[in-house]
Context: one part of a larger RNA
RNA sequence: GAUGAACGCUAGCGGCAGGCUUAACACAUGCAAGUCGAGGGGCAGCACGGGUGUAGCAAUACAUUGGGUGGCGACCGGCGCACGGGUGCGUAACGCGUAUGCAACCCACCCUGUGGCGGGGGAUAGGCCGUUGAAAGACGGAUUAAUACCCCAUAGGACUUCUUUUCCGCAUGGUAGAGAAGUUAAAGGUUUACUACCACAGGACGGGCAUGCGUUCCAUUAGGCAGUUGGCGGGGUAACGGCCCACCAAACCUGCGAUGGAUAGGGGUUCUGAGAGGAAGGUCCCCCACACUGGUACUGAGACACGGACCAGACUCCUACGGGAGGCAGCAGUGAGGAAUAUUGGUCAAUGGGCGGGAGCCUGAACCAGCCAAGCCGCGUGAAGGAAGACGGGCCUACGGCUUGUAAACUUCUUUUGAGAGGGAAUAAAGGGAAGGACGUGUCCUUUUUUGCAGGUACCUUUCGAAUAAGCAUCGGCUAACUCCGUGCCAGCAGCCGCGGUAAUACGGAGGAUGCAGGCGUUAUCC
Repeated sequence: GAUGAACGCUAGCGGCAGGCUUAACACAUGCAAGUCGAGGGGCAGCACGGGUGUAGCAAUACAUUGGGUGGCGACCGGCGCACGGGUGCGUAACGCGUAUGCAACCCACCCUGUGGCGGGGGAUAGGCCGUUGAAAGACGGAUUAAUACCCCAUAGGACUUCUUUUCCGCAUGGUAGAGAAGUUAAAGGUUUACUACCACAGGACGGGCAUGCGUUCCAUUAGGCAGUUGGCGGGGUAACGGCCCACCAAACCUGCGAUGGAUAGGGGUUCUGAGAGGAAGGUCCCCCACACUGGUACUGAGACACGGACCAGACUCCUACGGGAGGCAGCAGUGAGGAAUAUUGGUCAAUGGGCGGGAGCCUGAACCAGCCAAGCCGCGUGAAGGAAGACGGGCCUACGGCUUGUAAACUUCUUUUGAGAGGGAAUAAAGGGAAGGACGUGUCCUUUUUUGCAGGUACCUUUCGAAUAAGCAUCGGCUAACUCCGUGCCAGCAGCCGCGGUAAUACGGAGGAUGCAGGCGUUAUCC
């Protein structure tokens, strides 16, 4: 000098940033991923209107009935749920960083281009009728729809196999062209112009893989290794590869540190330092890994999937004892651990994300607010005048002097802050509604109106009145700051040297002084 700090004393305000470093310990409760009715059958609930009935003279009220309409619980289907958010257990590794390569690869949504969108079929949720179970749930029967599923047609410069030619490459090989055979597609919707769908090519975005170099400590770890090292052939994958398998060979790594052990997420960066270097990796950004522990795959463009599935295990809970349910290292919050770390808050207004044609819905991402001197920065606790240098305190060489000290009183002034009163934002750009216009006819423009959590907050004006606001540590040397009293190797101090045994500037108190100041000291850690 620094800190995600803690502890002691003290504490007026604001802005900006920060806040479980320990038990990847266990978790009550709520919320954190939905959306689309412009894909579908439907209709539980709500609303509207209709029919019928009852009461009533009527208005009307009540009951009942029909998916007729708005819409919509549950269900089928699509897209999303692989993002966003958390944590640092594991990992010494192509994990990360950097630089290359893929003639060995993939890429939903988006953009561009070309072409297409014909015909048919059988089911199954839901709803209906039943059975069964304490529950979670399970089972059977008849019936039903689709942008769900299947079949046929059509199809190429797509894919597979074969033949052949050109050119090229660091090898395997690649590019382009010709010919033959074979294989594979689709879905509609609202409405009157859009959108969705299928195939192929290209782009963009995102990923996968390989390699050079760099990446902690221990030799009181010296040998390690059998899919091990390589080959041939296959399997598997988006793709290369012992990734996996059969066979063959006996290799491969290692003193330039293999193997083993310990520790650890890596980087951008941060702290320190003149630098070289040393130390650290919290907040923010990028990458990786993980989601109670271990394993496995399914779905999918993408996962071996935090709030999906299955199996095993530990733990907790429910049970009618037969059987079931769960996973906060999401946001709050609880217990525990600990020196120690916050609210079971508000809003989707902005930014961003998902779905949707849109309106919109969802969003503990995000933006705000709350708590905490835990950090940095800013402001204030008044300013000017004022000598009888007052009283009091302290000290002394003591009728006096020095000091506290221009300090106070007192006079004049100011009003940041505070209290009262009044006004009052930017953040809103876009988007939505309405009207109009332009052409390139699905986009743009103009006018108007509407949408602000924070918040009646920030800020501004005005009234009042010095009014509401200073402490902490130190004073032997290092090191800025000195005397008196008490104590008497006691009580105590102390970072080092060292103080204290009767004149202690070093202990305790007082007066004074010094340093820093809404903080000041101590402890811990790094340079």

This is a predicted structure of a 527-nucleotide part of an RNA (small-subunit ribosomal RNA, 5' domain) from an uncultured Bacteroidales bacterium. Its Rfam family is "Bacterial small subunit ribosomal RNA". The coordinates come from a structure-prediction model, not an experiment, and the mean pLDDT is 84.